[in-house]
Molecule: SAM riboswitch aptamer (S box leader)
Organism: Chloroflexota bacterium
RNA sequence: CUCUUAUCACGAGAGGUGGAGGGAACGGCCCUACGAAGCCUCGGCAACCGGCAGCGCGAACCGGCAACGGUUUUCCCUGUGUCAGGUGCCAAUUCCGUCGGUGUGAUACACCGGAAGAUGAGAU
Repeated sequence: CUCUUAUCACGAGAGGUGGAGGGAACGGCCCUACGAAGCCUCGGCAACCGGCAGCGCGAACCGGCAACGGUUUUCCCUGUGUCAGGUGCCAAUUCCGUCGGUGUGAUACACCGGAAGAUGAGAU
């Protein structure tokens, strides 16, 4: 780089440096000299991977006609909480639209699904 898959309506800042761009492309609309991008320092958020935990589920044993109750056990699966180790992220729904469908007399608008994009995990 490519492929597969999950998520993307919540959340999260300051300082220094830097100097005019940035928000993926295009069209809008925004942010920006009250200082953009990039880089550095500290801080934070919590999507995935990872650690920890006990609960749920499962299994075993005991009591019981049964319903059910108790104890033990493991991490196989699933969900929950927590940590912040690895990535990532810290304006606006992925800022909105770009393709298709539905609703509408038609535009507008709304909803649904795609495509594309970003991030994680895995793979050749």